[in-house]
RNA sequence: GCAGCGGCUUCGCCGAGUCCGCCUUCGCGCGGAGCCGGGGACCCACAUCCUCGCACUGGGGUGAGUCGGCCUGUCCGCAGGCCGUAGGGCGACUUCCAAGCCCGAACCCGUCAGCUAACCCGGCAGGCGAAUUGGAAGAAGGA
Numbered sequence: 001g002c003a004g005c006g007g008c009u010u011c012g013c014c015g016a017g018u019c020c021g022c023c024u025u026c027g028c029g030c031g032g033a034g035c036c037g038g039g040g041a042c043c044c045a046c047a048u049c050c051u052c053g054c055a056c057u058g059g060g061g062u063g064a065g066u067c068g069g070c071c072u073g074u075c076c077g078c079a080g081g082c083c084g085u086a087g088g089g090c091g092a093c094u095u096c097c098a099a100g101c102c103c104g105a106a107c108c109c110g111u112c113a114g115c116u117a118a119c120c121c122g123g124c125a126g127g128c129g130a131a132u133u134g135g136a137a138g139a140a141g142g143a
Base pairs, nucleotide, nucleotide: 011129012128013127014126018033019032020031021030022029023027034124035123036122037121038120039119044114058112059109060108061107062106067084068083069082070081071080072079073078087103088102089101090100093138094137095136096135097134098133099132
């Protein structure tokens, strides 16, 4: 000097995930503001009637995380795997284009929810210091 690991401080980034105040108690505490999500009228939207066939299957929400095909196992409820796919992410100022890479989970409500003023309810975690190159436009800064 370089690289890796761990700790502390500062700064910054993704995200709704933030900020402030209070306490004989310092907490998964309480309160306020802000942000995000859900429930919830009128109006609107959907539906409405006849025939035939099939069938008796829950439905909804957070989230990018849906949908389809194939295979295996099965206690026939489902579980696992593979290939695609709606969609999302990756450049550390931003947007767009081309090529490329990665993800495509998990959880909750409990038979109930279209939209939705008033009103009501819940949440404010977690992670990171970069998983990408080229081009165009812009922003910012400097001379």

Predicted 3D model of a 143-nucleotide RNA (c-di-AMP riboswitch aptamer (ydaO/yuaA leader)).
The model forms 92% of the base pairs in the Rfam consensus.
Its mean pLDDT, the model's own confidence on a scale to 100, is 77.